[in-house]
RNA sequence: UACUUAUCAAGAAAGACGUAGGGAAUGGCCCUUUGAUGUCUUAGCAAUCUGUUGAUUAACAAGGCGCUAAUUCCUUUUGCAAUUGCAGAAAAGAUGAGUU
Numbered sequence: 001u002a003c004u005u006a007u008c009a010a011g012a013a014a015g016a017c018g019u020a021g022g023g024a025a026u027g028g029c030c031c032u033u034u035g036a037u038g039u040c041u042u043a044g045c046a047a048u049c050u051g052u053u054g055a056u057u058a059a060c061a062a063g064g065c066g067c068u069a070a071u072u073c074c075u076u077u078u079g080c081a082a083u084u085g086c087a088g089a090a091a092a093g094a095u096g097a098g099u100u
Stems, first nucleotide, its partner, number of pairs: 002099007013042005021031003027074002043068003048064002050061004072092001076089005
C1' cells in the first nucleotide's frame, strides 16, 4: 500500500507560528484578513486496543495512535411525502484493530 472488521446524528479549548485559500472527490452550500485550512505547545473529548471487575455488553485505570465548524455539512439510490422533509440501503471517505 492492499484486504477484513467495528463505528461514524453525541462530545471537546486556549496560546504561538504562518499567510490565502479551505471544508477528501463532483455539484452545491458554508468557513475564512474579526486570520480560516495547516504546524507546534498545553488543555479537553472520547472510539478502538491493553488491564481489572462483571449479574452485561456496563463501569473504572493507564498508555498508544485518533478527534476538538456545520450528521462524514449535503450529494447516489429506493420508499413515503409533495415542500423545504423523513426512513432504509449502497458507493466513496475518516478512525481504531487484525492480517498480508

The RNA shown here (SAM riboswitch aptamer (S box leader)) has 100 nucleotides and comes from Pedobacter sp. Leaf216. The organism belongs to Pedobacter, within Bacteria. The prediction has a mean pLDDT of 76.